Context: one part of a larger RNA
RNA sequence: CUGGGCGUAAAGGGCGCGUAGGCUGUUAUGUAAGUCAGGUGUGAAAUUUUGUGGCUCAACUGCAAAUUUGCAUCUGAAACUGCAUAACUUGAGUACAGGAGAGGGGUGUGGAAUUCCCGGUGUAGCGGUGAAAUGCGUAGAUAUCGGGAGGAACACCAGUGGCGAAGGCGACACCCUGGCCUGUAACUGACGCUGAGGCGCGAAAGCGUGGGGAGCGAACAGGAUUAGAUACCCUGGUAGUCCACGCUGUAAACGUUGGGUACUAGGUGUUGGGGGGCUUCCACCCCUCAGUGCCGGAGCAAACGCGUUAAGUACCCCGCCUGGGGAGUACGGUCGCAAGGCUGAAACUC
Numbered sequence: 001c002u003g004g005g006c007g008u009a010a011a012g013g014g015c016g017c018g019u020a021g022g023c024u025g026u027u028a029u030g031u032a033a034g035u036c037a038g039g040u041g042u043g044a045a046a047u048u049u050u051g052u053g054g055c056u057c058a059a060c061u062g063c064a065a066a067u068u069u070g071c072a073u074c075u076g077a078a079a080c081u082g083c084a085u086a087a088c089u090u091g092a093g094u095a096c097a098g099g100a101g102a103g104g105g106g107u108g109u110g111g112a113a114u115u116c117c118c119g120g121u122g123u124a125g126c127g128g129u130g131a132a133a134u135g136c137g138u139a140g141a142u143a144u145c146g147g148g149a150g151g152a153a154c155a156c157c158a159g160u161g162g163c164g165a166a167g168g169c170g171a172c173a174c175c176c177u178g179g180c181c182u183g184u185a186a187c188u189g190a191c192g193c194u195g196a197g198g199c200g201c202g203a204a205a206g207c208g209u210g211g212g213g214a215g216c217g218a219a220c221a222g223g224a225u226u227a228g229a230u231a232c233c234c235u236g237g238u239a240g241u242c243c244a245c246g247c248u249g250u251a252a253a254c255g256u257u258g259g260g261u262a263c264u265a266g267g268u269g270u271u272g273g274g275g276g277g278c279u280u281c282c283a284c285c286c287c288u289c290a291g292u293g294c295c296g297g298a299g300c301a302a303a304c305g306c307g308u309u310a311a312g313u314a315c316c317c318c319g320c321c322u323g324g325g326g327a328g329u330a331c332g333g334u335c336g337c338a339a340g341g342c343u344g345a346a347a348c349u350c
Base pairs, nucleotide, nucleotide: 003322004321005320006319007304008303012318014201015200016199017198021194022193023192025088026087027086028085029084030083031082033081034080035077036076037075038074039073040072041071042070048066049065050064051063052062053060091191092188093187094186095184096183097182098181099180103177104176105175106174107173108172109171110154115149116148117147118146119145120144121143125136126135162169163168206247207246208245209244210243211242215241216240220236221235222234223233258317259316260315261314262313263312266295267294268293269292270291271290272289273288274287275286276285277284299306300305323350324349325348332343333342334341335340
């Protein structure tokens, strides 16, 4: 390289938008670039293979055939691919009528709780642990009542519930705004799928500038424990956690399972729609679409398991893997304020 693979053995890009490219529905007509058939020319000879000759064989030589899988050109075919034209509606989209939702951004409001401050009551303890001690407290703590300040998070509802491409999203109200689902089948008429580069989004921690700082709390200090204890436990506590703007661009970014389309037994729950039945209305039953769970058949699988939400059966496109260590290291490049990210070897060794 061919091939074989990527849930757990090495291997799915963290996620989207989209450029080039690759692939692309149904019908008709034309064309003939690809494709197919035939003819002609060429594809030197030697070599190779087969037959024959030679000679006892071999070496060898001549002859014939094959091979040279190609290229050019001519004639023809028109199923498929391509191209051109015309048309279609089932893919895709639009419109209209409804629907659910912690989807995103902004502004404002609320109650519970912790802490702190002020005042009242009140007196000797509080706190903490396995047990203690550090710590707090007669300068009046803890407890309790009233008032105030401030920050952060939103109990119950809450649910293998919902929404989002992923990261993720949970008090309430308003404003701005994205996507999705159902029904009608009116409109457009293949407008589609994927997507190297590229662009954007991207938890936590971290970084820059300025704010904020209640609780929690790396570092740090002290008390314990212990042979030691740079820990686990306790008392404190700074960055940080919060906000604005900018950067970073990583993760067990996981369903460890890329996206799209089609097909292939069922059972049972649940969320959001639609239609029908029965009903005074609910409840209930049947059908159907979209999502989300569990179980399970065929099939698949090394097994575990997956099983219409496939890891089944096929096709299209992208990414990735190729023994362990060295190593996600070195060097170079590139991005970053830095931390570091991305790309990414080899010697050597087993």